[in-house]
RNA sequence: AGAGUUUGAUCCUGGCUCAGGAUGAACGCUGGCGGCGUGCUUCACACAUGCAAGUCGAACGAUUAAAGCCCUUUCGGGGGUGUAUAGAGUGGCGAACUGGUGAGUAACACGUGAGCAACCUACCUUCUGCACUGGGAUAACUUGGUGAAAACCAAGCUAAUACCGGAUACUCCUGAUGGCUCGCAUGGGCUGUCAGGGAAAGCAUUUACGGCAGAAGAUGGGCUCGCGGCCUAUUAGUUUGUUGGUGGGGUAACGGCCUACCAAGACCAUGAUGGGUAGCCGGGCUGAGAGGCUGAUCGGCCACACUGGGACUGAGACACGGCCCAGACUCCUACGGGAGGCAGCAGUGGGGAAUUUUGCGCAAUGGGCGAAAGCCUGACGCAGCAACGCCGCGUGCGGGAAGAAGGCCUUCGGGUUGUAAACCGCUUUCAGUAGGAAAGAUUAUGACGGUACCUACAGAAGAAGCUCCGGCUAAAUACGUGCCAGCAGCCGCGGUAAUACGUAUGGAGCAAGCGUUAUCCGGAUUCAUUGGGCGUAAAGAGCGCGUAGGCGGCUUGUUAAGUCAGGUGUCAAAUCUGGAGGCUCAACCUCCAUCCGCACCUGAAACUGACAGGCUGGAGUUCGGUAGAGGAAAGUGGAAUUCCCAGUGUAGCGGUGGAAUGCGCAGAUAUUGGGAGGAACACCAAUGGCGAAGGCAGCUUUCUGGGCCGCAACUGACGCUAAGGCGCGAAAGCUAGGGGAGCGAACAGGAUUAGAUACCCUGGUAGUCCUAGCCGUAAACGAUGGGCACUAGGUGUGGGGAGAUCACUCUUUCCGUGCCGCAGCUAACGCAUUAAGUGCCCCGCCUGGGGAGUACGGCCGCAAGGCUAAAACUCAAAGGAAUUGACGGGGGCCCGCACAAGCAGCGGAGCAUGUGGCUUAAUUCGAUGCAACGCGAAGAACCUUACCUGGGCUUGACAUGUAAGUGAAGCGGCGGAAACGUCGUGGCCGAAAGGAGCUUACACAGGUGGUGCAUGGCUGUCGUCAGCUCGUGUCGUGAGAUGUUGGGUUAAGUCCCGCAACGAGCGCAACCCCUGUCGUAUGUUGCCAGCAUUAAGUUGGGGACCCAUACGAGACUGCCGGCGUUAAGCCGGAGGAAGGUGGGGAUGAGGUCAAGUCAUCAUGCCCCUUAUGUCCAGGGCUGCACACGUGCUACAAUGGUCGGUACAGCGUGCUGCGAACCCGCGAGGGUAAGCGAAUCACUUAAAGCCGGCCUCAGUUCAGAUUGGAGGCUGCAAUUCGCCUCCAUGAAGUAGGAGUUGCUAGUAAUCGCGGAUCAGCAUGCCGCGGUGAAUACGUUCCCGGGCCUUGUACACACCGCCCGU
Repeated sequence: AGAGUUUGAUCCUGGCUCAGGAUGAACGCUGGCGGCGUGCUUCACACAUGCAAGUCGAACGAUUAAAGCCCUUUCGGGGGUGUAUAGAGUGGCGAACUGGUGAGUAACACGUGAGCAACCUACCUUCUGCACUGGGAUAACUUGGUGAAAACCAAGCUAAUACCGGAUACUCCUGAUGGCUCGCAUGGGCUGUCAGGGAAAGCAUUUACGGCAGAAGAUGGGCUCGCGGCCUAUUAGUUUGUUGGUGGGGUAACGGCCUACCAAGACCAUGAUGGGUAGCCGGGCUGAGAGGCUGAUCGGCCACACUGGGACUGAGACACGGCCCAGACUCCUACGGGAGGCAGCAGUGGGGAAUUUUGCGCAAUGGGCGAAAGCCUGACGCAGCAACGCCGCGUGCGGGAAGAAGGCCUUCGGGUUGUAAACCGCUUUCAGUAGGAAAGAUUAUGACGGUACCUACAGAAGAAGCUCCGGCUAAAUACGUGCCAGCAGCCGCGGUAAUACGUAUGGAGCAAGCGUUAUCCGGAUUCAUUGGGCGUAAAGAGCGCGUAGGCGGCUUGUUAAGUCAGGUGUCAAAUCUGGAGGCUCAACCUCCAUCCGCACCUGAAACUGACAGGCUGGAGUUCGGUAGAGGAAAGUGGAAUUCCCAGUGUAGCGGUGGAAUGCGCAGAUAUUGGGAGGAACACCAAUGGCGAAGGCAGCUUUCUGGGCCGCAACUGACGCUAAGGCGCGAAAGCUAGGGGAGCGAACAGGAUUAGAUACCCUGGUAGUCCUAGCCGUAAACGAUGGGCACUAGGUGUGGGGAGAUCACUCUUUCCGUGCCGCAGCUAACGCAUUAAGUGCCCCGCCUGGGGAGUACGGCCGCAAGGCUAAAACUCAAAGGAAUUGACGGGGGCCCGCACAAGCAGCGGAGCAUGUGGCUUAAUUCGAUGCAACGCGAAGAACCUUACCUGGGCUUGACAUGUAAGUGAAGCGGCGGAAACGUCGUGGCCGAAAGGAGCUUACACAGGUGGUGCAUGGCUGUCGUCAGCUCGUGUCGUGAGAUGUUGGGUUAAGUCCCGCAACGAGCGCAACCCCUGUCGUAUGUUGCCAGCAUUAAGUUGGGGACCCAUACGAGACUGCCGGCGUUAAGCCGGAGGAAGGUGGGGAUGAGGUCAAGUCAUCAUGCCCCUUAUGUCCAGGGCUGCACACGUGCUACAAUGGUCGGUACAGCGUGCUGCGAACCCGCGAGGGUAAGCGAAUCACUUAAAGCCGGCCUCAGUUCAGAUUGGAGGCUGCAAUUCGCCUCCAUGAAGUAGGAGUUGCUAGUAAUCGCGGAUCAGCAUGCCGCGGUGAAUACGUUCCCGGGCCUUGUACACACCGCCCGU
C1' cells in the first nucleotide's frame, strides 16, 4: 500500500466482498510447563447456610468469679477479700468508611474552568481562655402479669463522661450606635461603646487521657455559574409556582425552596416541549492523522440497595447488613400475631452461547474502637478452578544414503515422503525423585510454604496439534462421487477425466494452540474539516419576491471580541510516549520527564469584527431617446367550417390500402343568393422579438410592468444570496353559471385481424371557449440555481449609440440571440466570454438497485390528489459514455440462373432405388433443413454381416513372451446341418543343439461395445464469396482506430488517384493440366497426295497430309480512334486460329456450425472376459396399410414399327477380351484364330438419312403384372439374381398447391465405355453425336460483399424482454 466482482472487451460511476488490528468473549478439534493478569456482558431474577461492624471496665451500676491472700475446718470443704475473665445493660465513638451494582438519570449527573461578599465540617493540628455550685430520674436487677413466639405492661431499687438548673466568660450570638478602610453590585474587613443571651465531666493515678468556649489551619462536603459531550421535527409550540417583585416562613447556606399578595411574564427553529436510548469521565480499541466506536478489570464522581414514600438520630444519612408506613414475595405460627431483604464474600436455583472455591490468614497494607495490650475486618494478602488473555520455555542436538521398508504418484524409466526413520554419538532446559532453603519483618508475629531458588540423580526419556492448498491468498496430485452428496467470505465449484465436494498422499501457514461465529475500527476519499459530487452515472427546487441567517467596495481614526506572542495557574493518580531500573529474559512492576484543553495576566494591531467619520467605482434616482406576440380591459374585421331558408340541378355523395357503416329520389353531393352562430387568426414569419418562469400572434383604443442606449446631475454601500414565508405557475381535472361552430377522451357502429376492448373509417358526450373560484403538477429541459470578476478568436442575426472620403458602405462601442473554434476542463460524449474553464459568496440537492416517491402519521385540497416521507424483505449488481461485432419488416452502392425472359423437368401414373413409419426372433449400424434420403454401399442369394435363432470353443479365429510336455499337420472312414467329435493312417527342417507344429499353465489376446460433447486425421458448408491479418508509425486514458475509409474502376482488397500513414503476409490473379492455331523433330502398330500393287493402306514405298508423341511460337489492352483526371480503365476498330480471365479443370484465405465420422484408420477414458470375444448352419438386412426424396419408362405422329444405309470418342482385356465358322427365333451354346494390345478383340454406335406401313384410338402408343418355356453365373437362384422367347397387355391422354436445373457447344436429346463384380444398374464416374430459346432490366423473393445509422442484443433477433 491494495485486491476480487457489472462488460465480448474498455473507461468511469457505484455498491457488495476480502486481506489487518482488537475483545470480560462463546463454540469445534486439540492440549506439556511456568509467570503476570482476567473471569454473570443475560433476569437491578429469587435466595438455603456460614461469615462480611464492631469496640471501649482507664465513663457507669449490678452480676459471674479460676488463681492468689486472710480466716476457719470434721481435711470433703466453708466464709471473707479480690482481680483476670464472661455475657447482657446505661454511656461514648464508629456504624454516612470499606465493599457491591449500573436499575434510574439527557441532569450542573459528569468533565473542565471559575465563584460563594450566601455556607457547614466529628475525629486531627496550632493558639487563647475555662472547668464553680446544685438537683431529680432511669435501664440493668427484683417481684408480679400477658403472649406460642417476637415482645410487652405494672410496681419497686440504683450509678455515671446519661439528663436538668444556677453562677462565671471572650475576639461568640442578637439589637442599637460611632470611626477607619476595601469592593463590580447586594455589601465586606478591622476597631470602639451600650443592652440582652449562651459552657463544661470526669476517670485513672506515673507523666497521661478526656471535657467546654472562641480564633485559625487541614480534611471532607454543600451551593452557583461559563463551556463541552446521544438520536428524533413522521415531536412546533411549551409553562400557572409557571417568570419576576414585595412581605413572611424555612435551611448550614443563596434561591418560588415554601407561602400570601402584586405584575404577566419565562423558554423556543442557535430546536423549547415531547418521545427513544444511555450512568459520566481518566481512559480502552482502531486509524498516518483528523476522526470513528467504546466506558469490563484499575482510578475519580454520581445514583441505587426487594418496590414506592417518609422522617428520626447524628458533625455527616433521608442511611446496603437502622427505624416507620404502604405494596409484592418468602418463611414461622398455638391463626391471635410475628420475621425477612446477598446489586458484601463464598454458595444455590433460574435465565443464558457463556463466567470460578460454601478455601487459608489477619503475617503484610489499610480501616474502626481502645491509654494500651488487644479485638474486629470475605477490605485486603494468598491459595484453588478456567489456554479466557498477554509473555516466556520445552517437546531434543549432531552425524547418518543401501537414498531401506511402507505409503502416494508414475510417461513404468522413475519421482516423492527423505537425513526423515533405523543406526551411531551427545545433552538434560521443563516435568519427575531426593537433599538444602530464603527475602517479604530495623523488636515480636509468615496465611502463602518446605513456596521461589540452589544442588544431586536417572533417562531421549513424559510432552503437537489445528486450519488451509480455484482466484483474491502462501501451498497439488490421485481415487471416489456424477447439478447427487456436498462446498461457499465474494466471484463461484459439482450434469463421468472436479487442483473448488469426500478421502488419501504431498505441500503451505500458525503453533499449545488452531479455526469458526459475534462485535468494533480500518481499508471506505463509501457523509469527503483534512478529503467527494449534482448536462447525460444518484443529485439544481417549475419560477420569482423577500424575512432571519451567511457573505460583503475604497479610505481615516479609536477599540481589542476574534487573531498572534510571552508568562502564571490548572490539566489527580494510573495509562500512553521518551529515558532509566527490578524480577535469569519478556509480559509485569518501580522511578524520572512530557502533554491537547480551560482560566487569568502582560503585550502587538496587519486582517476580520465593533464604534465614529469620509469617498464613488457596486447599487439606486432624475432627464432624453428607443424596440417589442410583455400584461389587463373594451371594441372591431375578413377568410373558412357547420347549420337554416330559397333558387338551379340529378343520382349518387362520402370514405379507404381496398371497403363498409353513414348521407341521398321525402331531392343529397355540386353550385348561386340571403341569414345565424361559435371558435381560431392564412400570408407577413425568421436559426426573429418580449417576459422571472409558465407563456405571449388579426386590427384599434385606454390603462400598465420591465428592458436597452445616451448625456449630465444626485444619494452614498443603500449590496449579493436566501432556510422558513408569500406570490405566480402549461395541459388535464373539479365547483357554479353561461356558451357550444369545428375538433373530440368515453361510447356506438363499420372495417382489419387468429382475436383487435387498438392503429383506419362514419358518428359522437364530457371537454375545448367565457365569468368567478379551486387544483399546484409536467421530459415545468439548456435534463445545466443565483450573483460578481477574470481567461484567444472567427462568423451570422435583433435593439441603441459614436466616428469616417456619414449615397452605397466601412470602423468601433454597449445590450441580447445563434453557429464554429483555441487554451483549459471532462469517464467519454462534449462545454468552451451565453463555460461544463479559473476563482469568491450564498442557497437547494445526492450517497448501490428493487421495495418506493410507496405505507403509516402530519399539513393542504370539494374531490382527484399534492407536499413531507420510511422500514421489513430481496439482489450483486443497477447505471453512464464510448468500442468491436451481430441484427433491423433503417438508408446508400454492388454481385450471383437470385428474380425476370426462356427451354426442359419434378409434383399426377407404373416401375427402380433410398428414407421415415409400421411389422418382426432379427428386419445390424450410421447419415436428419439448405449441407440426411440412387448417402457410407465402386454392386446383402452363402460369404460380405456388424443383426436374430440354434449348435460349439475358452490363452481363445489372430500377435508376442516364458515354462513344461509332445507319434504334429495332413489324408481316409464313421456320426453330424456344419462347426466339431471320434477311429485309423501318418515322422517335416536340421550334423547336433534346436526349430516349425500341437497340448497344458501364466502374462495376455479379442470387442463393428459406449463416449465425434475427451480427441487426431479426413470431410461437408457459407464460398471460388473477396475477404482475413501483421510490423512499424500516428491518434485515443482505454477497449480500439488508422492502414482496409474516400473518388473512380474491376470478375476480384483488381488497379489508379487522394489521404497519417508506410510497407508486408495469407487469399485474388499468374505459374500447373486438358482443349483451340501454327512451327520444329520423329514416323510404328498410325497416315496415303503422287508411284507401283491388292478383294482390302493388303504389300512395296513415302513424311507431304491426318494422327500420335515431345519441344516451341502465339494474346500483352501490344496497335489505332473516342471517353476518362494526362491515371487506372471502359467503348469501338484493325490484324489474328483465338481479344480483353479464349473455354474447361485442379487449386478452397482467416473463420463459422461442440456440423459429420470412435463402423475406414488411429486414439484417451469407461465397460465385457466360459462373453459384449470366437467358430458354424439357417434366417434377416429384400419383410408392407402407408408417407416422402431421387430416378427410369411413358402417355405418342418432331411418333411407333419394318427394311436399307452413314458417321464417333473415352476406355477395357490373360482365372481376360474372344474374331471368324457352325447350331439355336433368341438369350446363348459348340469349336477356335488373334491379342498382355495405336497391331487382336470388346465394336453393328444410336439419334440421323432413304423407303414402306400405321392415322389419333387407351391405338401397331405405353409397357406394368401374370402364366408357360428356356439360357447364364454360381456349392447353391425357394425366401432372394440377371437375361431370352411365346402369351398376357394394368395405370397412364401432359399432371393441384408448390417446386428444380440451365446463359452455348450450354439446355435438351442420342447412344458408347469404365469401376465395383462369379452373377446382378434405371445408380455412379467418364466419352463423344445432334444441337436450341432467352436475358428489357435490378422494383421484388433468396444468398452474399462494402459504407453508414439505431440498439436495453454479445449463447449475438431462433436475441432480449413485458403483461396475465